[in-house]
């Protein structure tokens, strides 16, 4: 230099044919306990890497950029 994959909550990841962004762990509150852990109930937390395009509507489709990983030279 070229090619491909990946980028979504603090962490690990889902998200189907484009139609209200979710799960687990962690965090906060409450219940339970003599107290902790475990368990139960509830809650908060998102520029879907960044910029543009298509569309009534984009995490999803298209283009570019950046980062990481792998391969090729």
């Nucleotide at each position: 230099g070229c090619u491909a994959a990946u980028g979504u909550a603090g962490c690990a990841c889902a998200g189907u044919c484009g139609g209200u962004a979710g799960u687990g762990c962690a965090c906060c509150g409450c219940c339970u306990u003599g107290g902790u852990a475990a368990g139960g109930c509830g809650g908060a937390g998102g520029u879907c890497a960044c910029g543009g395009g298509u569309u009534c509507a984009a995490g999803u489709c298209c283009c570019g950029u950046c980062a990481u990983u792998a391969g090729c030279u």
Source information:
Transfer RNA from an uncultured Clostridia bacterium, 73 nucleotides, folded computationally. It was read from a public genome assembly. The coordinates come from a structure-prediction model, not an experiment, and the mean pLDDT is 81.